[in-house]
RNA sequence: CUCUCAGUAGCGCAGUCUGGUAGCGUGCUCGGUUUGGAACCGAGGGGUCGUAGGUUCAAAUCCUACCUGGGAGACCA
Repeated sequence: CUCUCAGUAGCGCAGUCUGGUAGCGUGCUCGGUUUGGAACCGAGGGGUCGUAGGUUCAAAUCCUACCUGGGAGACCA
C1' cells in the first nucleotide's frame, strides 16, 4: 500500500441480504416470594446503530470518504 471481516444498551450479540415503530440474553433499579439471602416470578429505566457526507417520502440497512480493531497478501531494506 491492497484485499477482507468487525464496530448496534454496562457486557455478549441479533437485526443489514429484501430500507418502513431499534431488539434478545445478561447485568442494573423497583416490587413479589423468604426470618434474611440466593434462586424463582413480575414490572421498569438505559441507544446521536464507529465518524462525516450523499441518495430517498423514509437509512442501523443503499452509496462515498474517513477512524478504530482483527485477519490475509504485496512492496522496501